[in-house]
Molecule: c-di-GMP-I riboswitch aptamer
Organism: Chloroflexota bacterium
C1' cells in the first nucleotide's frame, strides 16, 4: 500500500402518521416539534422515460343573455410536481482488532 473481516462498528439521512405555521388552482412543497418505514449515495441536477395534478388554453355541452354575454359540467393538455419511481450526469465520508 492492497485485500478480507464489512455495509460489521461509529457516524449520516429520514418515510408514513400526528401537531403548529406558511406557499400553491391542484398535485405537492417549505419551516419547526415528534417519529424511525427504510436508505451505501435516501447528497445535488428535472437531462431521458414513467407517474401525479390541470390553473391558463382549446374543443364539446347544459342553463342564461340583445350578444360565445355570464356561468356549470365533461374531455384533451405541462411550461407545474415527483431525484425516497427507473435511468443518466456531477460530487463524496467512515472502516478497528
Nucleotide at each position: 500500500a492492497c485485500u478480507g473481516c464489512c455495509g460489521a462498528a461509529a457516524g449520516g439521512c429520514a418515510a408514513a402518521a400526528u401537531c403548529a405555521c406558511g406557499c400553491g388552482a391542484a398535485a405537492g412543497c417549505g419551516u419547526g416539534a415528534c417519529g424511525a418505514c427504510g436508505c451505501a449515495a435516501a447528497g445535488u441536477c428535472a437531462u431521458g422515460g414513467g407517474u401525479c395534478u390541470a390553473a391558463a388554453a382549446u374543443c364539446g355541452u347544459g342553463a342564461u343573455u340583445u350578444a360565445u354575454u355570464u356561468u356549470g359540467c365533461g374531455a384533451u393538455c405541462a411550461a407545474g410536481a415527483u431525484u425516497g419511481c427507473c435511468a443518466g450526469a456531477c460530487u463524496g465520508c467512515c472502516g478497528a482488532a